[in-house]
Molecule: FMN riboswitch aptamer (RFN element)
Organism: Acidimicrobiaceae bacterium
RNA sequence: AUCCCCCUGCGGGGUUGGGUGGAAGUCCCAACCGGCGGUCACAGCCCGCGAACCCCUCGCACCGUCACCUCGGUGACACCGCGUGGGGCCGACCCGGUGGAACUCCGGGGCCGACGGUCACAGUCCGGAUGGGAGCAGGGUUUC
Numbered sequence: 001a002u003c004c005c006c007c008u009g010c011g012g013g014g015u016u017g018g019g020u021g022g023a024a025g026u027c028c029c030a031a032c033c034g035g036c037g038g039u040c041a042c043a044g045c046c047c048g049c050g051a052a053c054c055c056c057u058c059g060c061a062c063c064g065u066c067a068c069c070u071c072g073g074u075g076a077c078a079c080c081g082c083g084u085g086g087g088g089c090c091g092a093c094c095c096g097g098u099g100g101a102a103c104u105c106c107g108g109g110g111c112c113g114a115c116g117g118u119c120a121c122a123g124u125c126c127g128g129a130u131g132g133g134a135g136c137a138g139g140g141u142u143u144c
Stems, first nucleotide, its partner, number of pairs: 001143001005140006016030004032123001033113002035049004044111002053088004058083003064077005093109005115127003
C1' cells in the first nucleotide's frame, strides 16, 4: 500500500421577533437550517446515494389448513412478523465576476424540504426512532 472478508467506534441541522385568533413553534410578515460520496476548486437545488412508503424474490420463525404416513413425523399451501437482495416512488438555480478550469468560490436575486400526530394546515414541535442509514475512521486477516 492492499480487492474481498471480519471486528470496533462514529454517523443531521434549524422557530428568533411580530400579526391574526379562544387556540398556531402548523396560518400571515420577516428571520433560521442544509446528511453522505463524486465532480479539474469548497455544491441543500450538477451526477449519484441514504431514511419513510409500496411491489417482487429468497430465507427464517410462529400459527393454521390440507396431503402422505411405519402414528412418530414429513411435505405442500396461505396469512402475519422479521431479515436478505432487487425494483418503484422520491424536492429545488439562475445572472454577473474571478480563473486555464467553478450550475461548487465571490456578489446579486431566487427556489426546495417524506409519513403519522396536533384545539388550525409543520423543513424546524411530538412520534415510529435508545431504530435504520449512505458512508467515514481505526484495527485485524490476506497479498504485494